Predicted 3D model of a 92-nucleotide RNA (c-di-GMP-I riboswitch aptamer). The sequence was found by an Rfam model in a public genome assembly. Model confidence (mean pLDDT): 86 of 100.

[in-house]
RNA sequence: UCCUGCUCAGGGCAAACCCGCCGAAAGACGGGGACGCAAAGCCGCGGGCCUACAGCCGACCUCCGGGCGGCCAAGGCAGCCGGGCCGCCGAU
Repeated sequence: UCCUGCUCAGGGCAAACCCGCCGAAAGACGGGGACGCAAAGCCGCGGGCCUACAGCCGACCUCCGGGCGGCCAAGGCAGCCGGGCCGCCGAU
């Protein structure tokens, strides 16, 4: 330096759930909390998945409107998989 994760040390992160808060929602953020994680660090680039305010379409109704159904990402998920970037330790 590369590969790798059966080890050591210093440690790191934090699922569900609860509280607060933003959001139409999915979900994010802060606090608590630990199921787990060797990239559970960062990037929505490919696939996948989630949501559907607005928009479009449809039928209906008590029709300047209303709710309902369908489609749709420009919204999300990095703790779904792949890819890119960066990085601690080194069998103790």